[in-house]
The prediction has a mean pLDDT of 83. A computed fold for a 580-nucleotide part of an RNA from Frigidibacter mobilis, annotated as large-subunit ribosomal RNA, domain V.
Context: one part of a larger RNA
RNA sequence: CCCGCGGUUAGACGGAAAGACCCCAUGCACCUUUACUAUAGCUUCGCACUGGCAUCAGGAUUGUGAUGUGCAGGAUAGGUGGUAGGCUUUGAAGCGGGGACGCUAGUCCUCGUGGAGCCUCCCUUGAGAUACCACCCUUCGCACUCUUGAUGUCUAACCGCGGUCCGUUAUCCGGAUCCGGGACCAUGCGUGGUGGGUAGUUUGACUGGGCGGUCGCCUCCCAAAGAGUAACGGAGGCGCGCGAAGGUUGGCUCAGAGCGGUCGGAAAUCGCUCGUUGAGUGCAAUGGCAGAAGCCAGCCUGACUGCAAGACUGACAAGUCGAGCAGAGACGAAAGUCGGCCAUAGUGAUCCGGUGGUCCCGAGUGGAAGGGCCAUCGCUCAACGGAUAAAAGGUACGCUGGGGAUAACAGGCUGAUGAUGCCAAGAGUCCAUAUCGACGGCAUCGUUUGGCACCUCGAUGUCGGCUCAUCUCAUCCUGGGCUGGAGCAGGUCCCAAGGGUAUGGCUGUUCGCCAUUUAAAGAGGUACGUGAGCUGGGUUUAGAACGUCGUGAGACAGUUCGGUCCCUAUCUGCCGUGGG
Numbered sequence: 001c002c003c004g005c006g007g008u009u010a011g012a013c014g015g016a017a018a019g020a021c022c023c024c025a026u027g028c029a030c031c032u033u034u035a036c037u038a039u040a041g042c043u044u045c046g047c048a049c050u051g052g053c054a055u056c057a058g059g060a061u062u063g064u065g066a067u068g069u070g071c072a073g074g075a076u077a078g079g080u081g082g083u084a085g086g087c088u089u090u091g092a093a094g095c096g097g098g099g100a101c102g103c104u105a106g107u108c109c110u111c112g113u114g115g116a117g118c119c120u121c122c123c124u125u126g127a128g129a130u131a132c133c134a135c136c137c138u139u140c141g142c143a144c145u146c147u148u149g150a151u152g153u154c155u156a157a158c159c160g161c162g163g164u165c166c167g168u169u170a171u172c173c174g175g176a177u178c179c180g181g182g183a184c185c186a187u188g189c190g191u192g193g194u195g196g197g198u199a200g201u202u203u204g205a206c207u208g209g210g211c212g213g214u215c216g217c218c219u220c221c222c223a224a225a226g227a228g229u230a231a232c233g234g235a236g237g238c239g240c241g242c243g244a245a246g247g248u249u250g251g252c253u254c255a256g257a258g259c260g261g262u263c264g265g266a267a268a269u270c271g272c273u274c275g276u277u278g279a280g281u282g283c284a285a286u287g288g289c290a291g292a293a294g295c296c297a298g299c300c301u302g303a304c305u306g307c308a309a310g311a312c313u314g315a316c317a318a319g320u321c322g323a324g325c326a327g328a329g330a331c332g333a334a335a336g337u338c339g340g341c342c343a344u345a346g347u348g349a350u351c352c353g354g355u356g357g358u359c360c361c362g363a364g365u366g367g368a369a370g371g372g373c374c375a376u377c378g379c380u381c382a383a384c385g386g387a388u389a390a391a392a393g394g395u396a397c398g399c400u401g402g403g404g405a406u407a408a409c410a411g412g413c414u415g416a417u418g419a420u421g422c423c424a425a426g427a428g429u430c431c432a433u434a435u436c437g438a439c440g441g442c443a444u445c446g447u448u449u450g451g452c453a454c455c456u457c458g459a460u461g462u463c464g465g466c467u468c469a470u471c472u473c474a475u476c477c478u479g480g481g482c483u484g485g486a487g488c489a490g491g492u493c494c495c496a497a498g499g500g501u502a503u504g505g506c507u508g509u510u511c512g513c514c515a516u517u518u519a520a521a522g523a524g525g526u527a528c529g530u531g532a533g534c535u536g537g538g539u540u541u542a543g544a545a546c547g548u549c550g551u552g553a554g555a556c557a558g559u560u561c562g563g564u565c566c567c568u569a570u571c572u573g574c575c576g577u578g579g580g
Stems, first nucleotide, its partner, number of pairs: 001580008010572003014567002022403004027399002029395004035201005041194003045190004051154010062143005068137001078136005085119003094113008158181003162178006204215003212232001216238006239384001240282001241341002246300007254278001256274005280289002283346001285344003304327004310321003316385001329338003352378007360371002410456001411454001412452003416449001418445006426436002463537001464535003468529001469526005476500003479494005502516005543561004547556003
């Protein structure tokens, strides 16, 4: 060096299973509910099946009888019209009894008695007799007819899983008969309610996930001197207001300071001087503005109608500016200005629907219904380019498709945090450095907590223990220097990794506390070394319970009991051993 054999499992990000954790999908499935929308069921009412009679209550028509009080006035005058008579032995006035109404004045009815009268036009009144007749009004009573509702009752629909008999040797069914209910119940159709019992679905995005926050518009910085420009970068505002805070014509100058001046003061109103904007601008910021865009006054309504050359801006859709023309105006002597406001926020597409107008269309024609066009209205459609008119949750019982586009372990980068060192003002009686070391600055490390999300989600097994280790030195012991080292015991620094570096109790623990030893009981790296070496106590499936939270399904870096750890070694490595 070549070829074996026997072992061992450190590696081949070993094998097995398109990761179960995590995220995503306008995926799925179950489950929940005061999510949405339906629906079985239950229920209300109406109609049908469904009939007789009576009573009560209500309504309508007709008939009849009553009813009606302002003041004045015989007095309780409903309205209008006609007419001069009407009622009465078929019983007038009066009187007695009873009843109804009532404004307590009276009116009406009935019975008895009585036996011949009573009322009208007269005087008052807007209107003159219920003297008489007709048509009506208000309110009430009675009667007929029709009708509505309720109650009671009946039996003939309908019902009976009641008796007896028959078909029939038959606990079905049917028939006969008796009985019990009864126009109810049941059923059908329509209708309102209820309805996780059942079903179909929804339950946003940004953001490593969730919670929180945000989502449209305006202003500034970032923004790199044209425009534009991101972030869960840094600061603030808006979802309006105003018929004057608009138009025009004319006029004015602010804030502040100094001096003077009654109450009067730092600051009120007044006077003088200075006063380039430091004031003001309806509100944020920025850019403007003193020939004012700031502050007053007069007159007005251009906060117009129809348009528009040409530009800015924008993926689109939108958005912005606009000379000029026509009409009718405002102000101004005129030139002229005026199509809102110093500018930039103060907002919402389309569909659908409402209102007003209109020369338009109008299903044979004329109309109409309906539509179009013009104007205008109705959205915190605020998730603000708005999926529907209409929508929340759980899953540890979960499933599928995907992702290292994205988290948890490990690695990597970084080094805020952490660890270690350097510089030295000072403390140390004096003396920076025996020892300590401020304010700060500069390095090193990659053991903490993090940040990033770069390999791995068609799988890189996760804490601790056991076993077996190997390396670093910023050294715990064993060696030295200095000391603010008398000695003992310490402090600090230097060299040094050769060797060594505990047993028990508690806890799943690493850690820690305790007990007792020791020269000492070091700090770390090695996928927080090591599960194809072991364990499986913890964490982290399915069962169950407690506390808490939740309406609930369920949930909890809360607790508790229980809970399948596979692999016969091909290659490399390593340990033995054999042959050439």

Rfam family: Bacterial large subunit ribosomal RNA.